This is a predicted structure of a 116-nucleotide RNA (Glycine riboswitch aptamer) from Methylobacterium sp. Leaf99.
Rfam family: Glycine riboswitch aptamer. Rfam's curators write: This family represents the bacterial glycine riboswitch.
The coordinates come from a structure-prediction model, not an experiment, and the mean pLDDT is 76.
The sequence is in RNAcentral, with records from Rfam.
The model forms 90% of the base pairs in the Rfam consensus.
């Protein structure tokens, strides 16, 4: 100090980093092809290079750090060993349009008794 400490819920705020290539799938699908109808203007069905979305524990390269993970430090305990530690560093996991997640803040409840 009680408008506190600590848990847990519910709301609000809340960053970072390629909408990346290449492939597969499915959608649409304009140039062209095919049939098939026609009133020869043209219409209908398939096909589908180009491109356009989506989607994949595919593959491949580059980034992120503030869920989680690990490591080390100031510090803190400890005869001694042995242990606790970050927003720091790794980048295992995870994340790079939006969204979702998310440290950590505010608020409100409900539970707990503790913080300096």
């Nucleotide at each position: 100090a009680a408008u506190g400490g600590c848990g847990a819920u519910a709301c609000g705020g809340g960053a970072g980093a390629g909408c990346c290539c290449a492939g597969g799938u499915c959608g649409a699908g304009u140039c062209g092809c095919u049939u098939c109808g026609c009133a020869c203007g043209c219409g209908a069905a398939g096909c589908c290079u180009u491109u356009c979305g989506a989607u994949c524990a595919u593959g491949g390269c580059g980034c992120c750090g503030a869920c989680g993970g690990a490591g080390c430090a100031a510090c803190c305990a400890c005869c001694c060993c042995c242990g606790g530690a970050a927003a720091c560093u790794c980048u295992c996991a995870g994340g790079c349009a939006c969204a979702a997640u998310c440290a950590c803040c505010g608020u409100a409840u409900c539970g707990u008794u503790u913080c300096g």